[in-house]
Molecule: c-di-GMP-I riboswitch aptamer
Organism: Pseudomonadota bacterium
RNA sequence: CAAUACCAACGGCAAACCCGUCGCAAGACGGGGACGCAAAGCCUCCGGUCCACUGGCCCAGCGCCUGGGGAUCGCGGGGUUACCGAG
Numbered sequence: 001c002a003a004u005a006c007c008a009a010c011g012g013c014a015a016a017c018c019c020g021u022c023g024c025a026a027g028a029c030g031g032g033g034a035c036g037c038a039a040a041g042c043c044u045c046c047g048g049u050c051c052a053c054u055g056g057c058c059c060a061g062c063g064c065c066u067g068g069g070g071a072u073c074g075c076g077g078g079g080u081u082a083c084c085g086a087g
Stems, first nucleotide, its partner, number of pairs: 001087001012037002017032006035074001041080003045077003048072004053067001055065003058061001
């Protein structure tokens, strides 16, 4: 320096589930716990999924559409930063 995660090491993160707190909910945070992760670091910019509302349609179903809002970066893409070894 560019590209990469085949090999070694120091290590890192932490799904489900349980407890506590917060939230109308999706879910979040803390503790325990490890299914996994080479960006499972960070950013909702694009698409997806989910939630509570708003308005509408109807065959009246926890149905479909609409609008703005929220959640998910451990759904995918994009942006951005980065440890160690190898080259």